[in-house]
Context: one part of a larger RNA
RNA sequence: GACGAACGCUGGCGGCGUGCUUAACACAUGCAAGUCGAACGGGGAUUUUAAUGGAAGUACCUUCGGGUAUGGAAGUUAAUAUUCUAGUGGCGAACGGGUGAGUAACGCGUGAGCGAUCUGUCCUCUACAGGGGGAUAACGCCUGGAAACAGGCGCUAAUACCGCGUACGGUCACGGGACUGCAUGGUCUUGUGAUUAAAGGAGAAAUCCGGUAGAGGAGGAGCUCGCGUCCCAUUAGCUAGUAGGCGGGGUAACGGCCCACCUAGGCGACGAUGGGUAGCCGACCUGAGAGGGUGAUCGGCCACACUGGAACUGAGACACGGUCCAGACUCCUACGGGAGGCAGCAGUGGGGAAUAUUGGGCAAUGGGGGAAACCCUUACCCAGCAACGCCGCGUGAGAGAAGAAGGUUUUCGGAUUGUAAAUCUCUGUCCUUGGGGAAGAAGAAAGUGACGGUACCCAAGGAGGAAGCCCCGGCUAACUACGUGCCAGCAGCCGCGGUAAGACGUAGGGGGCGAGCGUUGUCC
Numbered sequence: 001g002a003c004g005a006a007c008g009c010u011g012g013c014g015g016c017g018u019g020c021u022u023a024a025c026a027c028a029u030g031c032a033a034g035u036c037g038a039a040c041g042g043g044g045a046u047u048u049u050a051a052u053g054g055a056a057g058u059a060c061c062u063u064c065g066g067g068u069a070u071g072g073a074a075g076u077u078a079a080u081a082u083u084c085u086a087g088u089g090g091c092g093a094a095c096g097g098g099u100g101a102g103u104a105a106c107g108c109g110u111g112a113g114c115g116a117u118c119u120g121u122c123c124u125c126u127a128c129a130g131g132g133g134g135a136u137a138a139c140g141c142c143u144g145g146a147a148a149c150a151g152g153c154g155c156u157a158a159u160a161c162c163g164c165g166u167a168c169g170g171u172c173a174c175g176g177g178a179c180u181g182c183a184u185g186g187u188c189u190u191g192u193g194a195u196u197a198a199a200g201g202a203g204a205a206a207u208c209c210g211g212u213a214g215a216g217g218a219g220g221a222g223c224u225c226g227c228g229u230c231c232c233a234u235u236a237g238c239u240a241g242u243a244g245g246c247g248g249g250g251u252a253a254c255g256g257c258c259c260a261c262c263u264a265g266g267c268g269a270c271g272a273u274g275g276g277u278a279g280c281c282g283a284c285c286u287g288a289g290a291g292g293g294u295g296a297u298c299g300g301c302c303a304c305a306c307u308g309g310a311a312c313u314g315a316g317a318c319a320c321g322g323u324c325c326a327g328a329c330u331c332c333u334a335c336g337g338g339a340g341g342c343a344g345c346a347g348u349g350g351g352g353a354a355u356a357u358u359g360g361g362c363a364a365u366g367g368g369g370g371a372a373a374c375c376c377u378u379a380c381c382c383a384g385c386a387a388c389g390c391c392g393c394g395u396g397a398g399a400g401a402a403g404a405a406g407g408u409u410u411u412c413g414g415a416u417u418g419u420a421a422a423u424c425u426c427u428g429u430c431c432u433u434g435g436g437g438a439a440g441a442a443g444a445a446a447g448u449g450a451c452g453g454u455a456c457c458c459a460a461g462g463a464g465g466a467a468g469c470c471c472c473g474g475c476u477a478a479c480u481a482c483g484u485g486c487c488a489g490c491a492g493c494c495g496c497g498g499u500a501a502g503a504c505g506u507a508g509g510g511g512g513c514g515a516g517c518g519u520u521g522u523c524c
Stems, first nucleotide, its partner, number of pairs: 001523003005520005012393006018386002020351001025349003029346003034091003039088002042085005048079005057070005098304003107229008117221003122217007130164001132162002139154006169196012200209003230276003237267003242264004247259003279301004283294004306327005329340004357383001359382003365379001366377004396426004406417004430465001431461006440451001468513005473494003479508005489496002
């Protein structure tokens, strides 16, 4: 000098930041990933119309039971329109958010390579979309179960699923040709054969949104290599899929990645192997620099999601809020069986010297879905708590000598506190009250602000409400008195204290910093 700090004393305001460094300990509760009815069939509600339906009321008659006429309600069915939605289907859920356990590794950083690769949505371009089929959820009925849930029978739709046709193309096999490189080769073209597509929706229409195949792009991902990347040699030898080959399997792709066979190799004092420690970097702290230390917040990459293992779906996962298996733990149970995973945001217990609200809003920025309206978004934007940090401001200004009183000290003359106070004249930052009141909101009109009646402006009020902490022997700025008497105590080092202690304690005075000041810890 620095800090994600803690502790002690003290504490007025504002702006901007930061806030579990320990138990990757266990978690009550709520929320954190949905959306599309313009893909689809149902179901519910409401509107209008039509059909059916015939109530109350009214008039007349009455044998007092009622009858006739009129009247048109409720209800039912169908159509129309609006709306909600459990299910099928699509897209998203692989992003965003958290954590640092593991990892000494192509994990990360940097520089190259893929002639060994993939890529949903998006952009540009080319060519298409013909004609059919069979199911299944929902739903209905039934059954089992305490529940979670499961089973049987029957019906139905699609942009769900499956054949057929077509193939500019794509892919594969066998050939021909041209150009070319960096070794295996690459690019273009051509012949024959084989194989491979599609889906509709909205609208009156125009048209729009989609579908299929291919080429290119953008962005993303995978793999390979050179170099760099902590400590211990009181770790010296390590290795059988081990090292390489041939052939296969597998993958988007190269490869012992995996397998059969063959060879006996491969690594190592230029530190293998083993052990310890650790996420890496941009950066941050320090330093004149070289260097040393660190890896909080912010940004990039990686790894993980109760512990271990595995695959499925998908363009993308071996998937935090998906599935399956095993384990530990917790909960429910009718004892047969089930449910769960905060290292998301809040919050709780525990651990600890120590770290915050079960807040507001989608107004902005961004993300998912949707044609849109819009919906969702603890991402984010804000507010709350904390002097935890940095920065700014204030706690008044000017005048004021009888140098008041009081305190301390004294050689009793005085000295000092000290222009300090009182007193007078002012000011209004902060504060209080009242009035006004944003920008942030976008390309135009209208509408849309959580923050927030906040910031800011104006007026009024009144010095009123706002100073402490450490130190004073030397280093090191700052001195006396009393108490104590090697006691009590101080202390970073040297060292003070045993009867006049500038070093302990208190007081007066002084010095330093100041809403802080000291102490402790860590790094330079």

Small-subunit ribosomal RNA, 5' domain from an uncultured bacterium, 524 nucleotides, folded computationally. Its mean pLDDT, the model's own confidence on a scale to 100, is 86. Its Rfam family is "Bacterial small subunit ribosomal RNA". The full RNA is in RNAcentral, with records from ENA.